RNAcentral holds the sequence, with entries from SILVA. The RNA shown here (small-subunit ribosomal RNA) has 1482 nucleotides and comes from a metagenome. Rfam family: Bacterial small subunit ribosomal RNA. The prediction has a mean pLDDT of 84.

[in-house]
RNA sequence: AGAAUUAACGCUGGUGGCGUGCUUAACACGUGCAAGUCGAACGAGAUCUAUAGUUUUCAAGACUUCGGUCAAGAAAAUUAUAGUGAGAGUGGCAAACGGGUGAGUAACACGUGAGUAACCUACCUUCGAGUGGGGGACAACUUCGCGAAAGCGGAGCUAAUACCGCAUAAGACCACGAUCUUUUUUAGAUUGAGGUCAAAGGAUUUAUUCGCUUGAAGAUGGGCUCGCGGCCUAUCAGCUUGUUGGUGAGGUAACGGCUCACCAAGGCAACGACGGGUAGCCGACCUGAAAGGGUGAUCGGCCACACUGGAACUGCGACACGGUCCAGACUCCUACGGGAGGCAGCAGUGGGGAAUCUUGCGCAAUGGGGGAAACCCUGACGCAGCAACGCCACGUGAAGGAUGAAGGUCUUAGGAUUGUAAACUUCUGUCAAGAGGAACGAAGCUCUGACGGUACCUCUAGAGGAAGCACCGGCUAACUCCGUGCCAGCAGCCGCGGUAAUACGGAGGGUGCAAGCGUUAUUCGGAAUUACUAGGUGUAAAGGGCGUGUAGGUGGUUUAGUAAGUCAAGUGUGAAAUCCCAUAGCUCAACUGUGGGGCUGCAUUUGAAACUACUAGACUUGAGUAUAGGAGGGGAAAACGGAAUUCCUGGUGUAGCGGUGAAAUGCGUAGAUACCAGGAGGAACACCGGUGGCGAAGGCGGUUUUCUGGCCUAUUACUGACACUGAGGCGCGAAAGCUAGGGUAGCAAACAGGAUUAGAUACCCUGGUAGUCCUAGCUGUAAACGAUGGUCACUGAGUGCGGGGGGUAUUAAUUCCCUUCGUGCUGAAGCUAACGCAUUAAGUGACCCACCUGGGGAGUACGGCCGCAAGGUUGAAACUCAAAGGAAUUGACGGGGGCCCGCACAAGCGGUGGAGUAUGUGGUUUAAUUCGACGCAACGCGAAGAACCUUACCUGGGCUUGACAUGCAUUUGAAUAUUAUAGAAAUAUAAUAGACCGUAAGGACAGAUGCACAGGUGCUGCAUGGCUGUCGUCAGCUCGUGUCGUGAGAUGUUGGGUUAAGUCCCGCAACGAGCGCAACCCUUAUCCUUAGUUACUAACUUUAAUUUAUUAAAGAGGACUCUAAGGAGACUGCCUCGGACAACGGGGAGGAAGGUGGGGAUGACGUCAAGUCCUCAUGGCCCUUAUGCCCAGGGCUACACACGUACUACAAUGGCCGAUACAGAGGGUUGCAAGACCGCAAGGUGGAGCUAAUCCCAGAAAGUCGGCCCCAGUUCGGAUUGAGGGCUGCAAUUCGCCCUCAUGAAGGAGGAAUCGCUAGUAAUCGCGGAUCAGCAUGCCGCGGUGAAUACGUUCCCGGGCCUUGUACACACCGCCCGUCACACCACGAAAGUCAGCUGUAACAGAAGUUGCUGAGUUAACCCGUAAGGGAAACAGGUACCCAAGUUAUGGUUGGUGAUUGGGGUGAAGUCGUAACAAGGUA
Repeated sequence: AGAAUUAACGCUGGUGGCGUGCUUAACACGUGCAAGUCGAACGAGAUCUAUAGUUUUCAAGACUUCGGUCAAGAAAAUUAUAGUGAGAGUGGCAAACGGGUGAGUAACACGUGAGUAACCUACCUUCGAGUGGGGGACAACUUCGCGAAAGCGGAGCUAAUACCGCAUAAGACCACGAUCUUUUUUAGAUUGAGGUCAAAGGAUUUAUUCGCUUGAAGAUGGGCUCGCGGCCUAUCAGCUUGUUGGUGAGGUAACGGCUCACCAAGGCAACGACGGGUAGCCGACCUGAAAGGGUGAUCGGCCACACUGGAACUGCGACACGGUCCAGACUCCUACGGGAGGCAGCAGUGGGGAAUCUUGCGCAAUGGGGGAAACCCUGACGCAGCAACGCCACGUGAAGGAUGAAGGUCUUAGGAUUGUAAACUUCUGUCAAGAGGAACGAAGCUCUGACGGUACCUCUAGAGGAAGCACCGGCUAACUCCGUGCCAGCAGCCGCGGUAAUACGGAGGGUGCAAGCGUUAUUCGGAAUUACUAGGUGUAAAGGGCGUGUAGGUGGUUUAGUAAGUCAAGUGUGAAAUCCCAUAGCUCAACUGUGGGGCUGCAUUUGAAACUACUAGACUUGAGUAUAGGAGGGGAAAACGGAAUUCCUGGUGUAGCGGUGAAAUGCGUAGAUACCAGGAGGAACACCGGUGGCGAAGGCGGUUUUCUGGCCUAUUACUGACACUGAGGCGCGAAAGCUAGGGUAGCAAACAGGAUUAGAUACCCUGGUAGUCCUAGCUGUAAACGAUGGUCACUGAGUGCGGGGGGUAUUAAUUCCCUUCGUGCUGAAGCUAACGCAUUAAGUGACCCACCUGGGGAGUACGGCCGCAAGGUUGAAACUCAAAGGAAUUGACGGGGGCCCGCACAAGCGGUGGAGUAUGUGGUUUAAUUCGACGCAACGCGAAGAACCUUACCUGGGCUUGACAUGCAUUUGAAUAUUAUAGAAAUAUAAUAGACCGUAAGGACAGAUGCACAGGUGCUGCAUGGCUGUCGUCAGCUCGUGUCGUGAGAUGUUGGGUUAAGUCCCGCAACGAGCGCAACCCUUAUCCUUAGUUACUAACUUUAAUUUAUUAAAGAGGACUCUAAGGAGACUGCCUCGGACAACGGGGAGGAAGGUGGGGAUGACGUCAAGUCCUCAUGGCCCUUAUGCCCAGGGCUACACACGUACUACAAUGGCCGAUACAGAGGGUUGCAAGACCGCAAGGUGGAGCUAAUCCCAGAAAGUCGGCCCCAGUUCGGAUUGAGGGCUGCAAUUCGCCCUCAUGAAGGAGGAAUCGCUAGUAAUCGCGGAUCAGCAUGCCGCGGUGAAUACGUUCCCGGGCCUUGUACACACCGCCCGUCACACCACGAAAGUCAGCUGUAACAGAAGUUGCUGAGUUAACCCGUAAGGGAAACAGGUACCCAAGUUAUGGUUGGUGAUUGGGGUGAAGUCGUAACAAGGUA
C1' cells in the first nucleotide's frame, strides 16, 4: 500500500432515492407543545337555543264616554320544561406504557442455561357462582374570614359505580384431624367438623348489553435464587463482627441476617479475597483467511437514572422524568411576611467545543390511553425542512473532423507536445427549466391523504444551465522548463534545498479518483511485532549463582469396573433485526418484503468405553534397599613437617648496596650488601601436576589421624511406580566489605616520597596502613560463564585420557578384544542469520520451571521487603532517538605479525643549510606593484627571455555597430598615397595626386547613419571537454563460464618455488581471456653487404717547396675512418653444478656484447572534486557610451625582512703568465660572416665564401710543458662603487648587456637539519641551441677527463603480497569518553501549603415508616331512651433508624513550593585522551 467511521477541516460543488445528524458541559434553560379521557358512575351547571307562562316598557291597529280600554307584535327581566353544554369538582381507568439519557454501577447489573415444592400479576380470554337489604358522610356549591400572591381555614347544603355495617358462601383462606400419591420438605389429591371473607350499578329498542363481587384455569408481565461467561492493577496480601452458621421471633407477594434476641466461632483468599483505576451490558458493528483484536452511534432486548441527597404515600404494578414530603445548591416572583421551578420528552436558546438540524405539517396510516360509541388526546409515529455526513444511482453530451489551425509549453531550431482535443458538420434529448395530465398508499361497504398537485406520464425548445481535487525523488501510477540559492520552504519513512532542484514556488504536460478529492483523528490489518492456532532465550533482548523441597503440572506394564473429560444420536433453547443463499417489490442499485440456512453456545436424555481420569487388584523394566569391592585436592576437626622470605643475636669482612629505559627517593663507616652459625614468627605448600581427579554450584592441592557426604562396578536378593520438574519456602553461596576479639612474615588499596610528563592525583621505583590469616556473626552479590535450566528416550563414525568389570592369548594383561561411568578432540546426517553445535547437541521428541519483546532514560525514581551500614531485591514513568545490536564480507588502518622490493637505510662521493650575487615566492609597500601555481606533486613554475610592445595592472586623454566577423537598409565617396597644422599620442582639420569591372540596375573597396550583433586575460577548474601532474614503469586491475556461499562475496589472483615483473614452473574447482609486464619501435656498442660527394687518403702516380725526409697540391682509389640504407649477431643456444627430471639460479667456454647489454619512447583499473575557464574549446551567470576598444606615461624591476632554487667562492689537486694538444652535437640569407686593417678591449671598417658533410659561427676547456706566487683576507675571492667607452634599439632615467681603468665587501669549508648519485654514473671541464632587435648564473642538448662504495636489511621513508585485530568506511588528518560553562525540556527530593475522595470515633438529627403513648379530637359499628361508654381512628408527644451538617484523627490521590539532585536535548565553547589496533599500562 487495504478496509472502516455518529467524524471534523481545506478546496470544489449539477440531480434524485434511502439512511444518519451534541461522541464535548448528567452544563444552565426563556417560550410553546409532549397524558389524558369517561355525562352510558355522580351532583351542580355558566352560555346558547326552543316551547310555555308571568311582570315591565314600547307599540301597528281597533274601540272610545277622549278620562281611557283592548291589542297582533317587539324589547327587557323572570319562572318552568326540553335540548346544548364551557370551565371546575366527586368517582373510575390511565398516568409504572410510550419518549429521553448513560451519570452511577465490576454487580446475579448483563448474557446464557436452569430453578421457584419460596412468589405476585390490573386490563384480556375461557369456565363456574352471585349481584339481597340498609346506613352515614365529604367535595363541588353557598357564606364568613386570612393572605401581595401561592393558597388556606371556619360554618352550612348535596349525589354516586365514592365510603361503611348486615344477610347469603359455591368457593377461597386459617388452625386441627384421616387416607392416598410424588422427586427429601411447608407439595398434590380426597375427606371430616369449626372459624373468617363478597358485591354497584349505568344505558336502552324491554330484550339485552356494559359493569361489579367471588372462584378455577389460561395468557401476559414481573419478583427472587442458582451454574457458567466477559476489564486493568500484586508498587493493593491478607479481608470480615450482622461478619459465617444455628434456634426463636418479626417483616415481605415471596426465600433469606432482610431485621432483632440468644448461642457457636466461623466465612473469604495466590484458581487473586480486600483495595485502587476504568466502564452501562448484550443482540450486534468494524477489521481479519481464520483464530483473534477493537467498538457498544442509529435499530432491537435488559439495566440504571430524571437538578443533588434522603424518604415514604397511592396503586396490580413506583419508592414514580412532565406526583408528594424534607434537606441542599441554583434561578425567578415578592407588599420581605412568604412563595414558585426542574427539557438526560419535541422544537428551540445560551455555553462548551474541531463538530452535530426546524421554536415546521398531520393524526391520513401504524401503535397507545380513555370511552358502549361517536369521538378526544398522542412532539409515539407518519411526513416535510436543513447538512455531499454516509451509501446507491444518473448527468455534465454522441458521431465525424488534419492544414495536425491559433495560442501555450519544451526544443538539439529540424521539430515535438497539448491533440480529434478545438473550430466546423451531422445528431440525440437523460438531468435541470416551462406547460398539461395525474396516482398507489384507503382496510368488507360509505367517508377520511399531512405528504402533495408529490412520484409518474405527455409535450416544448435547445448542447444549451452542470468538474473538480490530490499527486508526479523511491516506497507509488505519473517529467520537463523557469524562479529561489541550507534562504523561502517541503517532509508518512528515507530524505530534499548551500546557482544547472523530475523533492521548495509557478507553469506546461502527465497520473489517479471523480460530485467529490485531499488532510487530520481513531480502529483492525499487514505485525508470526505477545506467537491458542503460531515465536523465542550459546554470540542479536532473554536460563534463576547452585541445591533441597511444598502446592501445582506431568507420569511405566497389566486386569476389571465407573462414566467426570471424550465421542455419537435425539430433544429444548439460542427473540426479532443483522449475516449467507434463493426469490420478489421500487425503471437498476442502495433500500425493502418472503422463504430457507446459519447463529460454531448452553441445558438435558439415551448410548459407546479406545484414550485421560477415578476405584479395586496384579507386575518389574523406572526408582530405591541390601551384599562384596573401588577411585578421589569432596567436607569438618586435630596434630606434625621441610624449603623460602623477613626479623633478631653472634662471627668474617669493607664501601658500597638497591633499583631503573635511564635515574632518584631509600639502606649503609653507628659497618650495610655479601658469606657463615644460632634463634623467632607468620603465611603458603615447589617438584609430582596432567584439556588429570572430586564436588550441586561457589570451590578443593604438604603429611598423618578421627568423624562424615556423594559417586562407580559386580553379583544375586528384596520393595513394587515409591517417579520427573518445581511457583512460593528453606539452605549453600568467590572476592571485596561490615561487627567483636585475636594474629600480622610476605604482599598490598589509601597515603608519603622519588621519577616520567606540558600536566601525571597514573603506568615505573622506594616505603607503607587497612586488608589478606584465625574464631563467632552479618552481607548475598560476580564475565557466579559452557555467556548453553533440569529429567527421560532416540539418532553414523574415529581417536585420546581417568575409574571399574569381563574375555582371549599367555608364565605374566600395562600392550589385544568387549562392556560401563566420567572427561576431551575431529567430524556424518541434521540444525543454525552466520559463526558454529554435533551421543557431554545448539539434532529429533516428551514433561516441568525460569526468562525475553527497539535503543536511551534505568536496573534509576517512588513504594514495599531484607540489611548495623555499604547496599541488595522487587521495579516504573515523563521525555528523547530512528536506530541500538548480532554474525559474516570487502577495503582502509595498527606505536600487530610474516615475506619481498626501491639510492629507503647502511657503505661512499659531492652538495644545500653559513657568505656575496642571480632568480622565484611569501610578506610589506604602492595609484598599480596584473593573474595563476601552495607538502611530496607551488616557489630559475606558466614565462623558449616585462625598457616601448608584450600587458592582462594603475593614472590620464579619447571612441561607442565599435580594434575584429557576418548580414540588411539608406546615403556618400574609388581604394590608396603624400604633405601641412594642432596635440604627449590616439585623433582632428586642410590640401594635392589618384579610377577597375560592368547588363551603366549595380558590383569591389572605403566612410557616415540605423538595426541584428561584435567584444570581454570578467566569475565559476566544485558545471565541463581537452591536456597535464602524482602514486608509479609500482605489478598490479579485471572479465566470461563453472564451482562454493541464503547473501555481501569467494574461487580463479591463494599455496610451494622463481623472477625486474600476476615473469615462469609445479600443485590446486577451476578452465580460459582482457588491460598492464615483457617483446615489437628509436638510439648506442661489433661485423658484413651496398653506395661514395661536399666526407676519407693506406698503397700508387705526377708537380711544387725546402733541412737526405717531410709538407702541400693535383691525379687516382673504394682499402680505412665516416656517412646512411639493408642485413648478421645474444637465444640461458652450449658445458657443468644446484633444484622437484620443472621454472630458474651459480660457475664456465666462446663472443664486440651474457643473462631485460646501456639509454630513450611507451604510464593498466583507478586515487587526489590535484592543476589549468589566462593556450584552446565550452554550459551557466555578469558588463554593453563599459568589466569592450585606442593612445601616452607609469607599474609588473618597489624593500625592514623570511624561504626555495642556482651561480661564484673561501684557495696550492690552487691562482696568474706564456706555449701547446684532442671533441661532439648544433645553428646560419631580415642570417652566419673568413682573410685584411683600426682599437688595450668590448667593438668598428669592409666584405671573400656559404641556402651549407663544401663556407662561417669556431678559439674547445679541463689537460700537457715551462715560469711566478709560498699560506696571507693573499697574485685567493670577486661583490660594491666611481670614471670612461662599446653594442642593440624610435627610445637604455625609472629598467639592458658588454669592455677598459680604478675600487676590492662578505667569505678561512658553514648549527640543528637536509639533498643527489651504483658506471662512462657521481664529480669536474668546456661547447652548442631555442626564445631573441638587445638581454641567460635559468632551460634543453653535446662531448672531454673520470672515481669511491654497497657488510647487509635491525632501523627511517615509500611500495607489493599473505595473515591478524577493529567500535574505522569522508576509511587513523578515523572514531570517540567524561567533567566544566551556556540554553531549553520533562522528572525526583524538599520545610510546607492547597484541594478532591475516603476510613474510624463521636455530635447532630429534617421529612418519613414502624413501635409506644395518646388526659386532646372523632359521622358510620356495638351497648345504652339519653347522657355517656366501648371498639376503631386521628392530632399531639416520644423511641429506634436515618439524609444534610459539625468536630477530632487517619489514609489516599492530585496541584503547588524557596532550594536541591541527577537525566535528556542542543553546526562549529573549555580541559584532557578513557575506549576501539597489542589504542600505545590488553